[in-house]
Formats: sequence, C1' cells, structure tokens
RNA sequence: GCCGCCUUAGCUCAGCUGGUAGAGCAACACUUUUGUAAAGUGAAGGUCGUCGGUUCGAGUCCGACAGGCGGCU
Repeated sequence: GCCGCCUUAGCUCAGCUGGUAGAGCAACACUUUUGUAAAGUGAAGGUCGUCGGUUCGAGUCCGACAGGCGGCU
C1' cells in the first nucleotide's frame, strides 16, 4: 500500500425481506430470611462508532472517515 470482517444497554451478544431496538449477566428496588447468600418479582438503563447520501421511513442499503481484528505484498 491492497483486501476482508467487526463496532447495538455497564459486560457478552441477538436484531429476518428497511416499518418506532431486544435477551442473558451485572447493578438498583421489592418479596422471602434473625441476617447474608440463593430464589422470585419489578423498574430502569440506548443520540445503534462519527459524518453524509438514498427512502414516506435506515440498527439494516450506499459512500467517506475513525477504532479494533485478520490476511496479502
């Protein structure tokens, strides 16, 4: 220098053929217990890496950039 893959909640990851984003774990509150743990219930937590484009509508499609991983030379 060239090519490919990844970037979504605090962490690990889903998200179909474009139609208002979810799970598990953690943390928090409550129930239970003399108390803790375990178990159960609930609520909260997201400008979907950044900037543009296409579209009535983008996590999803297109481009550039940034970061990470791998390969070739």
A computed fold for a 73-nucleotide RNA from Candidatus Uhrbacteria bacterium RIFOXYB12_FULL_58_10, annotated as transfer RNA.
Its Rfam family is "tRNA". Gene Ontology term of the family: triplet codon-amino acid adaptor activity. Rfam's curators write: Transfer RNA (tRNA) molecules are approximately 80 nucleotides in length. By type it is a transfer RNA.
The source organism's lineage runs through Bacteria, Bacteria candidate phyla and Candidatus Uhriibacteriota.